[in-house]
């Protein structure tokens, strides 16, 4: 150098053909204990890496960028 795949909430990951972005953790908050943890019910958190293009609509398609990873030389 040249190819792939990858990038979503603090952390780990979904999201069938393009149609309201969610689940476990952890965090706050209440409830139950004498009290902690377990359980049980709420609730904050997201420019879906970044610019931009198709579409009536994009985490999705198309395009450049930017960082990780794996191959090839």
């Nucleotide at each position: 150098a040249g190819c792939a795949g990858a990038a979503u909430a603090g952390a780990g990951c979904a999201a069938a053909c393009g149609g309201u972005a969610g689940u476990u953790c952890g965090c706050c908050a209440g409830g139950c204990u004498c009290a902690u943890g377990a359980c049980c019910u709420g609730g904050a958190g997201g420019u879906u890496a970044u610019a931009g293009g198709u579409u009536c609509g994009a985490g999705u398609c198309c395009u450049g960028u930017u960082u990780c990873u794996g191959c090839u030389a």
Transfer RNA from Vischeria sp. CAUP Q 202, 73 nucleotides, folded computationally. RNAcentral records the identical sequence in 2 taxa. Rfam family: tRNA. Rfam classes the family as a transfer RNA. The organism belongs to Vischeria, within Eukaryota. The sequence is in RNAcentral, with records from ENA.